[in-house]
RNA sequence: GCCGACUUAGCUCAGCUGGUAGAGCAGCUGUCUUGUAAACAGCAGGUCGUCGGUCCGAGCCCGACAGUCGGCU
Numbered sequence: 001g002c003c004g005a006c007u008u009a010g011c012u013c014a015g016c017u018g019g020u021a022g023a024g025c026a027g028c029u030g031u032c033u034u035g036u037a038a039a040c041a042g043c044a045g046g047u048c049g050u051c052g053g054u055c056c057g058a059g060c061c062c063g064a065c066a067g068u069c070g071g072c073u
Base pairs, nucleotide, nucleotide: 001072002071003070004069005068006067007066010025011024012023013022019056027043028042029041030040031039049065050064051063052062053061
């Protein structure tokens, strides 16, 4: 230098050929217990890497850039 994959909650990851975002773990509160843990119930937590474009509407489609990983030279 060229090619490919990936980037979504604190972490690990879903999100079906576009209709307004979820799970598990972690965190907080409550129930239970002599107490802790476990279990159960609930709550909170996200400008979906950044900037543009297409569209009535974008996490999803298109482009550029950034980052991580891999391959080729």
Molecule: transfer RNA
Organism: Candidatus Falkowbacteria bacterium